[in-house]
Context: one part of a larger RNA
RNA sequence: UGACGGGGGCCCGCACAAGCGGCGGAGCAUGUGGUUUAAUUCGAAGCAACGCGAAGAACCUUACCAGAACUUGACAUCUUUCUGAUAUUCUUUUAACAGAGAAGUUCCCUUCGGGGACAGAAAUGACAGGUGGUGCAUGGCUGUCGUCAGCUCGUGUCGUGAGAUGUUGGGUUAAGUCCCGCAACGAGCGUAACCCUUAUUCUUAGUUGCCAGCAUGUAAUGAUGGGGACUCUAAGGAGACUGCCGCGGAAGAACGCGGAGGAAGGUGGGGAUGACGUCAAGUCAUCAUGCCCCUUAUGUUCUGGGCUACACACGUGCUACAAUGGCUUACACAAAAGGAAGCGAGACCGCAAGGUAGAGCCAAUCCUGUAAAGUGAGUCUCAGUUCGGAUUGCAGAUUGCAGCUCAUCUGCAUGAAGCUGGAGUCGCUAGUAAUCGUGGAUCAGAAUGUCACGGUGAAUACGUUCCCGGGCCUUGUACA
Repeated sequence: UGACGGGGGCCCGCACAAGCGGCGGAGCAUGUGGUUUAAUUCGAAGCAACGCGAAGAACCUUACCAGAACUUGACAUCUUUCUGAUAUUCUUUUAACAGAGAAGUUCCCUUCGGGGACAGAAAUGACAGGUGGUGCAUGGCUGUCGUCAGCUCGUGUCGUGAGAUGUUGGGUUAAGUCCCGCAACGAGCGUAACCCUUAUUCUUAGUUGCCAGCAUGUAAUGAUGGGGACUCUAAGGAGACUGCCGCGGAAGAACGCGGAGGAAGGUGGGGAUGACGUCAAGUCAUCAUGCCCCUUAUGUUCUGGGCUACACACGUGCUACAAUGGCUUACACAAAAGGAAGCGAGACCGCAAGGUAGAGCCAAUCCUGUAAAGUGAGUCUCAGUUCGGAUUGCAGAUUGCAGCUCAUCUGCAUGAAGCUGGAGUCGCUAGUAAUCGUGGAUCAGAAUGUCACGGUGAAUACGUUCCCGGGCCUUGUACA
């Protein structure tokens, strides 16, 4: 100087407390461990691994296993020779790849000898190739402490020196934020602000958006003429700064409390943004890369299988156990997003999944597209039920060469566990929790995951003694 203390002081955080809803019990989904297996590819491991890499394993992916094949190679550059195209189509054979045969078929220059481009075949070796090892050799990227308020430097001063001072002290703040004081005076990286979005308003612009007033028309609809008022769209401004008032504050300070005005008030709400560093944290399987290793194989191609196994254990979710509910019926109100190998209206067929045919739309125009909780009416009357939907049987639909291993969906039948969950444990302070639907990415198909969107919309916070984590000062130490 740090680190540590079941030392002290001050302070903060959904850290506790006060509340609301979960998990832990059930069924299923998904990840992991274990076990099994020819293989169940690999990585991730307290917080910070476990719906994680994977924004989507039937083949492919795929790295694993079995079998069948290739050896200058599936891919790149160079050397030599030959062919003339390549592509594409058909036949045959094979489990498939591979193989055999047939059809088809070039361009530019030219002294017509040939040369060049491109493609194929053969040979040769230089080489290719490796999701093989090492994340404890590395770059890059990322997690975490933590959006915590810290981490440092120059000059000066003090100290033999390591170092100290500044950065401590008194106040204050979300903040090393600011003020005052001070052997310090300044500065940098962080904080804040600048950026995006949301809340108010103005100007400009009105099409594909809107429709108040004036007309036209319809069973009905901005449907039509028209209009720019309103909504909205999207570009530019305004607006919030403790600016004003009062009180407090050694004080004409920072700042705190209250008030006015205001759409908004003290960082208005949310996001992006992550200092010096810590964990030899994670990643050699995104990529790059040193070294080591393989080179008729640890490389490459293909078929089939596996990653989907199942006595069990754990994590994360979904659905429930019902009457604040289930079912039937009528009616109402969104936001955001996507669409050409696409979205697909209306019509017809089907109980339905879906099918036939196909208008419109490269989209503020057309489509996905009925939002659902909700409201009105009816029914069920507390039961393993008109709760709950697992499981299983049969019949179908769709995608796709192909649904047996191993897809999703529909109809009929079946109708399991489950009556609110031990010890313990998690999230959340406001348009939040809870609850209700909607869309996107990935994607041929395949979400209860994930990322976004809106609808309805709470309770509680006395307080900081205690648990956990963190910051500053101080003290002890046989630790570095």